[in-house]
RNA sequence: AAUAAAGUCUUUUUGAUUUGUCGUAUAUGCUUUCUGGAAGGUGAAAGCGUUUCUACCCGAUGGCCUAUCCAUCGGACUACGAGGAACCAAAACCAAAGC
Numbered sequence: 001a002a003u004a005a006a007g008u009c010u011u012u013u014u015g016a017u018u019u020g021u022c023g024u025a026u027a028u029g030c031u032u033u034c035u036g037g038a039a040g041g042u043g044a045a046a047g048c049g050u051u052u053c054u055a056c057c058c059g060a061u062g063g064c065c066u067a068u069c070c071a072u073c074g075g076a077c078u079a080c081g082a083g084g085a086a087c088c089a090a091a092a093c094c095a096a097a098g099c
Stems, first nucleotide, its partner, number of pairs: 007099002011092005017086003021082005026055001029048006040065002049056001057075007
């Protein structure tokens, strides 16, 4: 997982909508070019990354820099899939399904 038998339960099944949870993808990541400056730590573009559309940022703390930004922590969206809850509709109904 399939089949069969016995028992048990009363509601069960399907679909729509809304809202959580979990899993997968991606690391909210990386590369390149140009640009700005200490009252600073920027802004713009292209590309890579996903059997993937979209996104590729924000905040805090610490470090560092006369050009140069880096580390850590916390926080999402989107795509697909699987449950839960609420509500609506349809169908079945003492049977079936489920267990």